c-di-GMP-I riboswitch aptamer from Candidatus Brocadia sp., 121 nucleotides, folded computationally. Rfam family: c-di-GMP-I riboswitch aptamer. Rfam's curators write: GEMM was predicted in a large-scale screen for bacterial structured RNA regulatory elements.
RNA sequence: GUACGAUAAAGGCAAACCUUGAGUAAUCAGGGGACGCAAAGUAAAGGGUCUUUUAAGCAUACACGGAAGUAGGUUAUAAGACAACUUACUGCACCGGAUAAAAGACAGCCUUACUGCCGAA
Numbered sequence: 001g002u003a004c005g006a007u008a009a010a011g012g013c014a015a016a017c018c019u020u021g022a023g024u025a026a027u028c029a030g031g032g033g034a035c036g037c038a039a040a041g042u043a044a045a046g047g048g049u050c051u052u053u054u055a056a057g058c059a060u061a062c063a064c065g066g067a068a069g070u071a072g073g074u075u076a077u078a079a080g081a082c083a084a085c086u087u088a089c090u091g092c093a094c095c096g097g098a099u100a101a102a103a104g105a106c107a108g109c110c111u112u113a114c115u116g117c118c119g120a121a
Base pairs, nucleotide, nucleotide: 004119005118012037013036017032018031019030020029021028022027035108041114042113043112045111046110047109048106049105050104051103052102053101054100055099064096065095066094068090069089070088071087072086073085074084075083
């Protein structure tokens, strides 16, 4: 010096929660508070998670589900309508959302980069 991380020494940070403020939100900052952390120091470079907005049915074709409509059957009935269930079909647009894009957030999710206290094995 590098690797490494002790029931070492000196210290450091600070989860959830409460409170004040900012933000549409994820979340961030101040104060309190300690679950924990050998980088729980810094950095959004690569993943991942989260938030917001838009699209997600358009036609030659491009995952769907529900609602809705048409026809048949069953229950009920003298018969029919309504209602419920079930089967088949659907081009009119209603709801949802798998998914996609953009903009953001998270370093105490992981990888990575840079820096750093101490020094046992």